[in-house]
Order: sequence, then C1' cells, then structure tokens
RNA sequence: UUGUCCCCCGUGGGAGAGGCCCCGUUGAUUCGGGGCGCCGAAGGCGCAACCAGCCCGGAAUCGCUCAGGCAAAAGGACCGCAGUGGGACG
Repeated sequence: UUGUCCCCCGUGGGAGAGGCCCCGUUGAUUCGGGGCGCCGAAGGCGCAACCAGCCCGGAAUCGCUCAGGCAAAAGGACCGCAGUGGGACG
C1' cells in the first nucleotide's frame, strides 16, 4: 500500500400477532393493577444436522416462549452500502 474476514459507528431495506376486555385513578388511553387470546426475527434457554475430539465442547431462520412484542412510533434476527474507527490473516 492492497485484498479478505470479524467487531464498532453511520445509513437503506426489514416480518408476525388484540389500536382486546375489566377495576381503580387522572384535567387527560394520564397513571397503576388484573384477565383472556395471540406472535417470534432483541435477548435467553433447549434439541439437532454438522464441526471438533482437550472439555458436563461449539452450533440454527428448528423448538420453548422466561423476557420482549401484538395501530403508529420505538425496537427488530437478517441482507445491502459506507468508513480506514479497531483487530486478525495473506
């Protein structure tokens, strides 16, 4: 200097499911509590194809729904772009 990969920041896209019911409270769906129904793509947990072979090892967009969510907003796994911000390798 350059390429690839990972992380971080920024940015674009990004699904699903009740704008549910009840009680108290407030100037005000304001605030608090309870109830049933549902979603899975924050996180978490579990199993597994497979990887590894040192270990009660690693591992999903599969499962569970503790948490979170069910008009909009926010969030959002994942995908794309960008920076030379950080790290590794060539």
This is a predicted structure of a 90-nucleotide RNA (Glycine riboswitch aptamer) from a Gammaproteobacteria bacterium. Its mean pLDDT, the model's own confidence on a scale to 100, is 78. The model forms 85% of the base pairs in the Rfam consensus. It matches the Rfam family "Glycine riboswitch aptamer". Gene Ontology term of the family: glycine biosynthetic process. It was read from a public genome assembly, where an Rfam model found it. The source organism's lineage runs through Bacteria, Pseudomonadati, Pseudomonadota and Gammaproteobacteria.